[in-house]
RNA sequence: GCCGAUGUAGCUCAAUGGCAGAGUAGGUGGCUGUUAACCACUUGGUUACAGGUUCGAGCCCUGUCAUCGGCGCCA
Numbered sequence: 001g002c003c004g005a006u007g008u009a010g011c012u013c014a015a016u017g018g019c020a021g022a023g024u025a026g027g028u029g030g031c032u033g034u035u036a037a038c039c040a041c042u043u044g045g046u047u048a049c050a051g052g053u054u055c056g057a058g059c060c061c062u063g064u065c066a067u068c069g070g071c072g073c074c075a
Base pairs, nucleotide, nucleotide: 001071002070003069004068005067006066007065010024011023012022013021018055026042027041028040029039030038048064049063050062051061052060
């Protein structure tokens, strides 16, 4: 330099172009000799960034950035 994959909650990951969710973590409460465990409720989002298409974009298109992988070049 070229090609590809990935980027969504603190973490691991979902979401058919039509309400952004689950698990886990965090918080509160219940349970009990206490802690852990268990149960209930609950907080938490600039969907990497910037544009475009569309009535509507996490999803489609373009560019950029980051991480990972493959290929190439090598004075």